A computed fold for a 350-nucleotide part of an RNA from a metagenome, annotated as small-subunit ribosomal RNA, central domain. The RNAcentral record of the full RNA draws on SILVA.
Context: one part of a larger RNA
């Protein structure tokens, strides 16, 4: 390359936008490079095949057909598919009207509760543990009451409940802003799907510049355990945890399930918007879209299982695997301010 595969065996890019490329609805009419068709030329000898012939057969030789999937040039054909033109209206999208929701940004305002300060009450303990002890506390702890500071983080409701492309998103009001969904029309008229490179956003740690710093708490210090303890259990405690801009760019970045479009049995919840029925009204029945969940049924699966939110049946386009170690390493490169991230082998070895 053929050919097989990626939920858990090797494999889905952390996630989005989006370039080139692939890939692409309906009908009409034109157009032939593609496609198909005929014809000419050509497509060395020998060899392959087939008939007939010469060595006594054969092998070998000879001669004469055929075949030579391809290429030229030429007559056609017009279903597909390109291309060019027109229309379409289902795909996609725009307007209009509504309801949901921790989608984001920015400011601002609230309570609990933890430290710590201040000031009264009060006295000998507190804490903390399997048991202790380092610790605090007669210079009044701890307990309790009142006041003040400050920083974080948002109990209850809260749900297999909502929202986001993923990472994620939780007091409360306001500004500003993104999408998604429902209903009815009206409008563009294929404007679409994916998407190498490319460009953005991406928990936690982390870096850097200033700031803040109650709690917690890597390092560290003591205390205990214990044979020892560089741990777990305790007392303390620096980065950091928070805010702003900068880098950095990985994660069980998990549904371990790329993205879109189409089909394919039921049954049961619960989020949002509708339509009927029926009612004072709500609940209740029956439905139709769009989330999210369970259980299955037929396929599928090595089995677990999965099953209209597929892992089933087709399509399109990406990305990715090919035994175990060595190695996500080494060596260039490319980015980073560093730590490092991306690309990524071999020798040996089982």
């Nucleotide at each position: 390359u053929u050919g097989g595969g990626c939920g858990u065996a090797a494999a889905g890019g952390g996630c989005g936008c989006g370039u080139a490329g692939g890939c692409g609805g309906u009908c009409u009419u034109g157009u032939c490079g593609g496609u198909c068709a005929g014809a000419u030329g050509u497509g060395a000898a020998a060899g392959c095949c087939c008939a007939g012939g010469g060595c006594u057969c054969a092998a070998c030789c000879c001669u004469g057909g055929a075949c030579g999937u391809g290429c030229a040039u030429u007559u056609g054909a017009a279903a597909c598919a390109g291309c060019a033109a027109g229309a379409c209206u289902u795909g996609a999208g725009u307007a209009c009207g509504g309801g949901a929701g921790a989608g984001g940004a920015a400011a601002g305002c609230g309570g609990a509760a933890u430290u710590c300060c201040u000031g009264g009450u009060g006295u000998a303990g507190a804490g903390g543990u399997g048991a202790a002890a380092u610790u605090c506390g007669u210079a009044g702890a701890u307990a309790u009451c009142a006041g003040g500071a400050g920083g974080a983080a948002c109990a209850c409701c809260g749900a297999u409940g909502g929202c986001g492309a993923a990472g994620g998103c939780a007091g409360c009001u306001u500004u500003c802003u993104g999408g998604a969904c429902c209903g009815a029309u009206a409008c563009u008229g294929a404007c679409g799907c994916u998407g190498a490179g490319g460009c953005g956003c991406g928990a936690a740690g982390g870096c850097g510049u200033g700031g803040g710093u109650a709690g917690c708490g890597a390092a560290c210090a003591g205390g205990a355990u214990u044979a020892g303890a560089u741990a777990c259990c305790c007392u303390g405690g620096u980065a950091g945890u928070c805010c702003a801009c900068g880098c950095a760019g990985u994660a069980a970045a998990c549904g371990a399930u790329g993205u879109u479009c189409a089909c394919u049995a039921u049954g049961u919840g619960u989020g949002g918007c509708g339509g009927a029925u029926a009612u004072u009204a709500a609940a209740a029945u029956c439905u139709g879209c769009u989330g999210u969940g369970c259980c299955c049924a037929a396929g599928c699966u090595a089995a677990c299982g999965c099953a209209u939110u597929a892992a089933g049946u087709g399509a399109a386009c990406c990305g990715c695997c090919u035994g175990g170690g060595g190695a996500g390493u080494a060596c260039g490169g490319u980015c980073g301010c560093a730590a490092g991230a991306c690309u990524a082998a071999a020798a040996c070895u089982c």